[in-house]
The RNA shown here (small-subunit ribosomal RNA) has 1505 nucleotides and comes from an uncultured prokaryote. Rfam family: Bacterial small subunit ribosomal RNA. Gene Ontology terms of the family: structural constituent of ribosome and ribosome. The sequence is in RNAcentral, with records from ENA.
RNA sequence: AGAGUUUGAUCCUGGCUCAGAUUGAACGCUGGCUGCAUGCUUAACACAUGCAAGUCGAACGGUAACAGGCCUAGCUUGCUAGGCGCUGACGAGUGGCGGACGGGUGAGUAAUACUUAGGAAUCUGCCCAUUCGUGGGGGACAACUCGAGGAAACUCGAGCUAAUACCGCAUACGCCCUACGGGGGAAAGCGGAGGAUCUUUCGGGACUUCGCUAAUGGAUGAGCCUAAGCCGGAUUAGCUAGUUGGUAGGGUAAAGGCCUACCAAGGCGACGAUCUGUAGCUGGUUUGAGAGAAUGAUCAGCCACACUGGGACUGAGACACGGCCCAGACUCCUACGGGAGGCAGCAGUGGGGAAUAUUGGACAAUGGGGUCAACCCUGAUCCAGCAAUGCAGCGUGUGUGAAGAAGGCCUGCGGGUUGUAAAGCACUUUCAAUAGUGAAGAAACGCAGAGCGCUAAUAUCGCUCUGUAAUGACGUUACCAACACAAGAAGCACCGGCUAACUCCGUGCCAGCAGCCGCGGUAAUACGGAGGGGGCGAGCGUUAAUCGGAAUUACUGGGCGUAAAGGGCGCGUAGGUGGCGCUGUAAGUCGGGUGUGAAAGCCCCAGGCUCAACCUGGGAAUUGCAUUCGAUACUGCAGGGCUAGAGUAUGGUAGAGGAAAGCGGAAUUCCCGGUGUAGCGGUGAAAUGCGUAGAUAUCGGAAGGAACACCAGUGGCGAAGGCGACUGCCUGGCUUCAGACUGACGCUGAGGUGCGAAAGCGUGGGUAGCGAACAGGAUUAGAUACCCUGGUAGUCCACGCCGUAAACGAUGAGAACUAGCCGUUGGGGGUAUUGAAACCCUUCGUGGCGCAGCUAACGCGAUAAGUUCUCCGCCUGGGGAGUACGGCCGCAAGGUUAAAACUCAAAGGAAUUGACGGGGGCCCGCACAAGCGGUGGAGCAUGUGGUUUAAUUCGAUGCAACGCGAAGAACCUUACCUACCCUUGACAUCCUCGGAACUUGUCAGAGAUGACUUGGUGCCUUCGGGAACCGAGAGACAGGUGCUGCAUGGCUGUCGUCAGCUCGUGUCGUGAGAUGUUGGGUUAAGUCCCGUAACGAGCGCAACCCCUAUCCUUAUUUGCCAGCACAUUAUGUCGGGAACUCUAAGAAGACUGCCGGUGAUAAACCGGAGGAAGGUGGGGAUGACGUCAAGUCAUCAUGGCCCUUAUGGGUAGGGCUACACACGUGCUACAAUGGGUGAUACAGAGGGUUGCGAAACUGCGAGGUGGAGCUAAUCUCAGAAAGUCACUCUUAGUCCGGAUUGGAGUCUGCAACUCGACUCCAUGAAGCUGGAAUCGCUAGUAAUCGCGAAUCAGAAUGUCGCGGUGAAUACGUUCUCGGGCCUUGUACACACCGCCCGUCACACCAUGGGAGUGGGUUGUACCAGAAGUAGGUAGACUAACCUCGUGAGGUCGCUUACCACGGUAUGGUUCAUGACUGGGGUGAAGUCGUAACAAGGUAACCGUA
Repeated sequence: AGAGUUUGAUCCUGGCUCAGAUUGAACGCUGGCUGCAUGCUUAACACAUGCAAGUCGAACGGUAACAGGCCUAGCUUGCUAGGCGCUGACGAGUGGCGGACGGGUGAGUAAUACUUAGGAAUCUGCCCAUUCGUGGGGGACAACUCGAGGAAACUCGAGCUAAUACCGCAUACGCCCUACGGGGGAAAGCGGAGGAUCUUUCGGGACUUCGCUAAUGGAUGAGCCUAAGCCGGAUUAGCUAGUUGGUAGGGUAAAGGCCUACCAAGGCGACGAUCUGUAGCUGGUUUGAGAGAAUGAUCAGCCACACUGGGACUGAGACACGGCCCAGACUCCUACGGGAGGCAGCAGUGGGGAAUAUUGGACAAUGGGGUCAACCCUGAUCCAGCAAUGCAGCGUGUGUGAAGAAGGCCUGCGGGUUGUAAAGCACUUUCAAUAGUGAAGAAACGCAGAGCGCUAAUAUCGCUCUGUAAUGACGUUACCAACACAAGAAGCACCGGCUAACUCCGUGCCAGCAGCCGCGGUAAUACGGAGGGGGCGAGCGUUAAUCGGAAUUACUGGGCGUAAAGGGCGCGUAGGUGGCGCUGUAAGUCGGGUGUGAAAGCCCCAGGCUCAACCUGGGAAUUGCAUUCGAUACUGCAGGGCUAGAGUAUGGUAGAGGAAAGCGGAAUUCCCGGUGUAGCGGUGAAAUGCGUAGAUAUCGGAAGGAACACCAGUGGCGAAGGCGACUGCCUGGCUUCAGACUGACGCUGAGGUGCGAAAGCGUGGGUAGCGAACAGGAUUAGAUACCCUGGUAGUCCACGCCGUAAACGAUGAGAACUAGCCGUUGGGGGUAUUGAAACCCUUCGUGGCGCAGCUAACGCGAUAAGUUCUCCGCCUGGGGAGUACGGCCGCAAGGUUAAAACUCAAAGGAAUUGACGGGGGCCCGCACAAGCGGUGGAGCAUGUGGUUUAAUUCGAUGCAACGCGAAGAACCUUACCUACCCUUGACAUCCUCGGAACUUGUCAGAGAUGACUUGGUGCCUUCGGGAACCGAGAGACAGGUGCUGCAUGGCUGUCGUCAGCUCGUGUCGUGAGAUGUUGGGUUAAGUCCCGUAACGAGCGCAACCCCUAUCCUUAUUUGCCAGCACAUUAUGUCGGGAACUCUAAGAAGACUGCCGGUGAUAAACCGGAGGAAGGUGGGGAUGACGUCAAGUCAUCAUGGCCCUUAUGGGUAGGGCUACACACGUGCUACAAUGGGUGAUACAGAGGGUUGCGAAACUGCGAGGUGGAGCUAAUCUCAGAAAGUCACUCUUAGUCCGGAUUGGAGUCUGCAACUCGACUCCAUGAAGCUGGAAUCGCUAGUAAUCGCGAAUCAGAAUGUCGCGGUGAAUACGUUCUCGGGCCUUGUACACACCGCCCGUCACACCAUGGGAGUGGGUUGUACCAGAAGUAGGUAGACUAACCUCGUGAGGUCGCUUACCACGGUAUGGUUCAUGACUGGGGUGAAGUCGUAACAAGGUAACCGUA
């Protein structure tokens, strides 16, 4: 410090998630030691038991218990009993001090709290200092005794008694009160010492310690007041009646409405009152670079509370945790009458909970209370126990050790890895274990002595010093040394990316994982296990929580044209902010000083535990607040000026600015009249509608309403909405020139207020046209739409509401600054000019480009989205939702303000590349058009689907499956079915044994096969044996046309023989990418030329290759035969020839080369010449980057999976040939351009020895017999057919057509039944040119005619080739299909077979409404009123004092006021729940349509009905 995640990719915006640190934690697995910390976060829930606050005999009366002493008695070594408070002591009691500290908890409390800094009107026990006193009396009450009641708790009566208990009197100040004359107010003693002196009532006093009283001051502590700070909600906006102030009185320790009476009407609040939710506050803690954010355990300060609520008493201090009274709830005891209790003290229990410890030891230390002190008490505290809860430290061994052991895992089978790891050898012993030694925490107090002080004093007492006894819970302490053994001590999570770390097996969208993205559907580094690895380590993971990252609330430090976000627009209040000088002030600001900011903590330094954690000391810091002194630039404030901002008056100009009044013409419609006749109107096409009752059309007239053509313009005006004929009246604003005047008067603007399109609402008018709703006609699958014909509200006017719009420049207002260029409206000035026009300068507007700059990009760019300042509004992921509830406004519609639960990991902006469009432009192709011929109709052939079947094997399925794999299923093929057989197998390799191999025949069987049987002994040899073959046996293995073409290789199809597809370097862009490859021409072509931030290059195109068209050279047999010659003459058959044709090798030729024109002078095109051929001559081979998870596991190969007496192998028979049907591809036809009969002519390319097979004979024929010739330019298949010449048929289901069927045959073949082809005779079906639709073809092509070949025993209408005859048409590119390039839009990228919206149905979830119901809390009014306090009263009682009484005073009682609990009535608010109901969200798949995204097929969207 960042990373993952939106996309095909990119940049941005933006959310979600992760890596870090932390915790009083919990859970899972695991667990050796030590130190230091920490340990009910939940039920302020309830508590058994024990302990946690006592102490003082030196205040008192005393003596219940204990000990000692003395006395007495019993009785006798001694024990028992009694007595004596005599001593040590001391139960209970009186009295004093302390129980207000210490300890716990955080319920309440948003301010009577806390923090910081101040203040004045106060109190303060014990403590310190100072001053003065401490005299003299009195009467009681406990304890105790007696009696009584009660279960108990406890209580009552009578009697006795002490005090440092209580009460007077005296005295008294510097105290208090005061009318300033005066008045009032106190005490307590106990102990010690007893030497001197004095005194004595012989006890003492004087002395002294401690105490007591009064007073002053201090210290400490406490109370009160002020200011500032201190959580959320405005869907809480008004609150307040003792309320705010005054006067008087009361009250308090003290100011004060703290309380009462009277008077006034104030006080608080947008700088957030009141209400409501939540919460103890702080030092600090966690995190963070900081600013901040979160938090408030342990430790420390403050506050509050003590079962819940109320109350006071006592006291220096309480309204009191271990005190009291009352009420309530709960628990316990009870004799039922009545009582007792309060762990939020320490332990502990139950409960709650994910979760938090021992009913321990000791007062040894530190501190506290009491005391003169010893001492006692102390669950404060110090220690120990439990817990890996945290932090820190240590250990679980060290060295050596390759046979790289065994085992595990992986493997390409070679090995690799675990791994020097282990074992082995050598060594060490921390820690733990055992048995030892052994610090420090302890020194005070006390006592003894000495000194000093007090004193008269050698007493006491205080201080200092010296000496000294005793004191340790922890503790089996720390530490140290000894001994022995590697001995006792390692786990946890992770390994797809983020994020370090990889393989195998299992599983098969299952089981499961997951923090986010996401894994899992048969090869999972993501699930589970294993091996291995990386990480941390006595811990490791998970969960929860906080901060960080998050600049994701932005003070530091964000934004608002399009991503979320500028208010619809003005005016203006508060507020904020504000021009140029001068003077003053010193609030802000800046500097210095002082006080404070507790300690602890953090940080630094030093020190102590062996180190560290931890602890001790010092420093720094504590950014703050207060106060004081100073500075005066800036801001503020005060005063006084200025004119540049702003404004005013005078003079002009422009304008659809506004309001109301008047008025004009064109047009539509209706009405009247004329002319006129059959249609009009409307549409894509129609129909509804109107019209012979006279429409439409046309002419004239009249009526009425609404809107204002041309002018008209990125022209004008207005704040916006908006404003358009003309005229005048009223009126707002802008602008301009010059000088004058005022003198900062300015800007912005929360609330507020006004304006505010359309639609809509109310009342009343008006209504020509248009026109929601509605009606009809069309369209359509439907059409509640788009289109058409009508048509009501409305649109118009007046008045009043509404208050919203994509109210947009999606851009708030104001001010200043920052290059230019070109338009334009209005004003002013200038030049020249008769004038107009023109040009220049200036200014207010309004536009187009554009530099810098800005921006994610697009873009903006003086009219900023640039650079700055001021003020306002608004935003913080998408959905839910601008919705619900509540408030306000509205007549209503509705508006405004405005959430949450829940849900998703995205939603979004700009730009890029593609793809797509019922977008555009250019171009091409038998793509259309123009033609020729077909298919679709018939019959048949063939393939497919479907159906059937035991099986009808399998595959191919739009183009690009369907005469396809199959270049040929009767058996075989054959993979399918049935039946029967085999199990190392039909086939391969290896091992053992035996045998040559092989062969003849018989029987059984459908056959495979089985049984029996005959013949036969081979080849090589080094003589051991070997090779081949056969049989048997065992196991490794064979075998599989079984699955997966979505695991693959190879091969193939297709777009498409379309012209495209890319790269290097450079340049541009943040980037994806672009450029090049686009543009202008041209081409069949990204072909070429030109231009050009591109320059080059590659794969494609073309060419090179083959065939063909011309010629030449060479060659001449089996081909050829012109000339010569001869023989047969029937033929090149022969002699010969090498001219020609042909054959087959080589070469030439064609390149826009030449001419003219067009064109940019280019590329090229057009025309021409020559030429066999002319513009790639014709044809073929050749298929770029890629697309389709295209096809093929059944050609072959192959991973994985599956079968192994079967999914393998063999055999026979059957099936692949089925047949209501549908489709594809073909053949034959429907006839006269034809059929039939006869005669007759001309090919090319092929095949042939298991073959082609001649002549001849034979059969009507298929064919048969036959066998010459031929391993082929020789022989043969082999007769080419259409054609030509004749004859016939004459338009008919025919002399067309040939299906089907019967009969008879031929051939192949073991075998033609299922199921072959062909021949002859007979039969003679459909069919008379084929609906919608659709296919092929542009020249030697279509059409038509025959021939051959592969496969093959046989079996083509198929396929592949060959030649013969041989056309028509193309204007052209509007349309259909496909393709290419450019451009445009896009919400698509699985790419339009895309995406996507809403209702309905089903399931689940949260939520709103809801008759209500039940809780909490609270307001108001009233009732009631315990305890208590205060007042009143004179019913009862009454020691101290006195004036002696019916006294005062006091107590009790009664009563009044206040008041807790409680109650009644009625509201507010909040939570839970509720039949039913509303919308919302999510969900694998469903139903209906197709609204949006392309011109989305009616452009979309906003507001409204």

Model confidence (mean pLDDT): 83 of 100.